[in-house]
Predicted 3D model of a 517-nucleotide part of an RNA (small-subunit ribosomal RNA, 5' domain) from Epimenia babai.
Taxonomically the source falls in Epimenia (Eukaryota, Metazoa, Bilateria, Aplacophora).
Its mean pLDDT, the model's own confidence on a scale to 100, is 87.
Context: one part of a larger RNA
This record gives sequence, C1' cells and structure tokens, in this order.
RNA sequence: GAACGAACGUUGGCGGCAUGGAUCAGGCAUGCAAGUCGAGCGCGAAAGUCUCCUUCGGGGGGCGAGUAGAGCGGCGAACGGGUGAGGAAUCCAUCGAUAACCUGCCCCUGUGUGGGGGAUAGCCGGGAGAAAUCCCGGGUAAUACCGCAUGAUACCCUGCUUCGCAUGGAGCGGUGGUCAAAGACUUCGGUCGCAUGGGGAGGGGUCGAUGGCGUAUCAGCUUGUUGGUGAGGUAAUGGCUUACCAAGGCUUUGACGCGUAGCGGGACUGAGAGGUUGGCCCGCCACACCGGAACUGAGACACUGUCCGGACACCUACGGGUGGCUGCAGUCGAGAAUCUUCGGCAAUGGGCGAAAGCCUGACCGAGCGAUGCCGCGUGCGGGAGGAAGGCCUCCGGGUCGUAAACCGCUUUCAGGGGGUAUGAAUAAGCCUUCGGGUGAUGACGUCAACCCCAGAAGAAGCCCCGGCUAAACUCGUGCCAGCAGCCGCGGUAAUACGAGUGGGGCAAACGUUGUUC
Repeated sequence: GAACGAACGUUGGCGGCAUGGAUCAGGCAUGCAAGUCGAGCGCGAAAGUCUCCUUCGGGGGGCGAGUAGAGCGGCGAACGGGUGAGGAAUCCAUCGAUAACCUGCCCCUGUGUGGGGGAUAGCCGGGAGAAAUCCCGGGUAAUACCGCAUGAUACCCUGCUUCGCAUGGAGCGGUGGUCAAAGACUUCGGUCGCAUGGGGAGGGGUCGAUGGCGUAUCAGCUUGUUGGUGAGGUAAUGGCUUACCAAGGCUUUGACGCGUAGCGGGACUGAGAGGUUGGCCCGCCACACCGGAACUGAGACACUGUCCGGACACCUACGGGUGGCUGCAGUCGAGAAUCUUCGGCAAUGGGCGAAAGCCUGACCGAGCGAUGCCGCGUGCGGGAGGAAGGCCUCCGGGUCGUAAACCGCUUUCAGGGGGUAUGAAUAAGCCUUCGGGUGAUGACGUCAACCCCAGAAGAAGCCCCGGCUAAACUCGUGCCAGCAGCCGCGGUAAUACGAGUGGGGCAAACGUUGUUC
C1' cells in the first nucleotide's frame, strides 16, 4: 500500500447493487417449510334452510352435497433447502477403465393387454386405555393382492460361427425350461394408462493412475492381516463375508501413530514466481440430538420415515406415552460481533393432476444494519471600507477571508402533488385459411421513469500537524498529568502532553484494533 462475512470509537443526507451467526454441530416456545390425484376404489356427513308428521319430547323427506371428511390405491416424499461436526482417504481434482454394473419419470421403437379367485382398510357392532393407541366380531371396492392361460430376440440350459484384451464379447440355432398385464375417461373418432423387449438421453455405482497439510521428540506396522480354493452376498468386481489351505502384505520414495483440515472452480495479495485462503455463487463429499440397524423403494441405510440403545426435555390418572430448527423467521445462552416470528406464488423452477388447480419459508420481493462497493447531494455567480468577532503581533499590522453579510441565479436529492411502463410468456375456452388470432392473471407497488410546486431552503464530519510524513503558533502543565507505530517527547519559554487559533489529509465517512499478502 492492498484486502476483509469484520469489530470498536466519533460522526452520519439520499439512492443502486451486493452482503450479514465466523463463537456452542449449544438448548429451543410458537407458526409455517411436501404434498397431490374423485379421469384408480368403496364409503360419506354437519350447520343452516324448505317442507310433512307430532303424544310438543321429537321423528321423516328435499336442498346443502356425492360437498366436507377420513380410508384403500398411485406418484412424489432420495429433489429442493441447511450446515462443515467428522473425515488425510472410503474424500476431492484431473485423466482413464467397466469384456464387472444399475437407472422411476422423459424420448424413439417392437409385441401384448385373455380368463378367474380370495382378502382387507374405511364402515357397523362390542371391548381395553387418562392419553398415545390397540383388540375382537360382521361385512365391502379397486389401476391393492394371488393363481391359471398366452408369450419373446428377455432370463436359464445347450450347439455352432466369428472376434478380441486374460476373465470373455457379438451373432445364429435347439423338440428344451422359466416369467406378464389394469383399467379409467370419452363428443365413440380417440386419449391417458398397464405388461414385456430393444435403443437413447440424462443420472448414478464400482475400479485404476497422478496430485492434494504438519510432525521422526511417532520406526517399525498388520491376523481377514496378504494370497489361493469352495460357498455365500451384491445391480456389479473384490477378504465384501465365511470355511479350509499357504505365510504372506506394507515401510526412511516415511509405513504405523499423533495433530490439524471438508475438497475443487475460485478469492486476496504480488511485476511475476510465490504466499495466504476456500465466506457469498457453482460442482463434489459428509452430516441431520448422540450411537447402531435394517425396511420400503428405480433410487435411502433416508434432515421434518421405522426400529433399538443413550443423554436431554415435555405430558401423565404413575400403568404409560411424546419430541428432535445444522429448513424460514424467531428465542435463550456464550460472544467483540451478525437481521423480520414480513409479502406473494405475479415471474423462474419443482411435486401431483387429462385439466381446472392445489402445494412449494425453493424462489421472487420487501424490511433491518454505512457491513462493503459504486453514484449523487449538502449549492452556483457576484461581492472589500478586506465589517463585526476570534487568534497572533515587533502594536505598524497580519490572519481566519470572498469567507460572511448583501445582490443575482438554480432546484439535483429529500418533502408535497400528479403519473404510470417493463417484468405477462401465456392457460382453459372460442375462432382458424392450421401460419395464427382472441383471451383471465402483478407480491414488489402509495414502485421506478417522467411532469408540476415551494424554497438555499432539510443535509459534515473524522483523523492528523517533532522526524519518518503533508500541515505551526500562543497559552496551560512542569519526568506531573499525559503521548507513543519506530526513533522517542514531558524535570518552567514543550511546533511531541492538554486547550485555543491556524493549517494538512480524507470525506458520509474518518480513525483504531485484529488477520493475510
């Protein structure tokens, strides 16, 4: 000098764009953050209102409404969002391998979609419990579940050909063996589905190579350890697991141990080489109160799923239960320190749905903070007898100083009044000459732009002035009080302390502290 997710002190007009829990991965009240589909399925209210009957207690019917609602079923919930604890290799980056693999939804393409069965939730009845919740009986539907049929170029077995890169790949064949399905809507044209193959796109799994902090005051480490065979397991290779066999494997090119750390694209600095760093944004990884486990599923060993153990907290009728903000806000604590319990789904994107649409603290916006960067303003011109006043003075004067007053002018920004654009593309529907046309929808927003009004009107501070280093005089103080980045100032004339005047620097900031280069 530059930089910062900064903090502190003094000061503080406006706007744009960014950015804001770095410490306790400490504890959390409250609300919201993942639902959706009635065009898969069976059920199905109430209030209210109209009306009929009535023993005046009430009862029936219509509308409300096939609405609300829960349930079965499907898809989603593995995305999106948060954080950096752990992890030095199981991770990341780059380049490869997969002849050792998987892939829901989406796209292209082939074939099929026949005929049956038994349950079960909801519901009704009964029961247990404070609750959470659960049990028994009856009965019901499906795109839920289960046989049968058919079935391939799929899978298994097997023969041949060909190719390669060792295991093997591709193709052709066999009287061989095995495995499937679901319907719904319809304007009857069809549309959306379902089953099973092939291909694709995108997404992942696994393996290898190279690179990725400190420490030798850590020198030896290892028994599933290293290899083999059989078996198991996985989508898949493999000690991944297991039995047996062999005795191996790693290491001063640093094994093993200990400490530290998410990694990269990048960021800061620097002429560069390099050093430092990984906040915001993007990619990957890891985690979800702590530890462990599997289930479901195309995908998880699953943040707002399940089970077990633990700590903590809450409810309880003491028998037993419930919970997990490292989602968005917000709260307590600790801290030098880090925001609103805001608006909206209008846009972009996501889930579900044929669609209308519903959901979306993703997101888009607004709010708070000079936290940063950038822009603008706090006026412009004239004005000397150089007013008054302050300070200094050799008492002549000098200086603050064209500064002020005063005269003329302007009106950015803020204020008041008008004023409204872009962000909206299009959806359903309608029309269509099939190109298209028409056609609701704006949180921001009392927005911005732009126009008008008033009036210099509302808007300047902070640090420094001994040398380094730009800017000095007077007074006070008297090794005191104090200053200080280094050298050093202060003990009676201090340009170094404190104040005043003057000056220098920067400016809505200026200084200080911390950290990096």